A computed fold for a 71-nucleotide RNA from Candidatus Harrisonbacteria bacterium RIFCSPLOWO2_01_FULL_40_28, annotated as transfer RNA. NCBI's taxonomy places the organism under Bacteria, Bacteria candidate phyla, Candidatus Harrisoniibacteriota. The RNAcentral record of the sequence draws on ENA. Rfam family: tRNA. The coordinates come from a structure-prediction model, not an experiment, and the mean pLDDT is 81.
[in-house]
Formats: sequence, structure tokens, C1' cells
RNA sequence: CGGAGAGUAGUGUAAUGGCAGCACGAGUCCUUCGGGAGGAUUUAGUUCGGGUUCAAAUCCCGGCUCUCCGA
Repeated sequence: CGGAGAGUAGUGUAAUGGCAGCACGAGUCCUUCGGGAGGAUUUAGUUCGGGUUCAAAUCCCGGCUCUCCGA
């Protein structure tokens, strides 16, 4: 420098253009003499800018970061 892929909650991971879920984690409560295990509930998210669309995590364009391949 060229090509390909990836970016979603504190972590990991889903989501055919139509209310963004799940697990672990964290807070509170119940249970226990206490702890663990268990149960209830809450918390917190689409990398950035623009476009298309009634509607975008998803489609299009550009930027940033990371990974891989080639030179």
C1' cells in the first nucleotide's frame, strides 16, 4: 500500500427492515444461626457521521479501531 472480516450492557453472545434478547456479573429483598446453593426484582447496550425508508443493530456511502491474508 492492496484485499477480506469484525465492532451490540461490566464480560461473552443472539436478533429475516417492524417493541434489542439470553447467560454470567452488579444492587436490593426472601430463605439460613451464618455462609453457600436457590428464588423474586432492578440495573446497564447497538463504534462515529451522513443517506435510503412510514420504520435501520440490520441496507448504502464515508471515517475510526482491531484481526487475518498478500505485497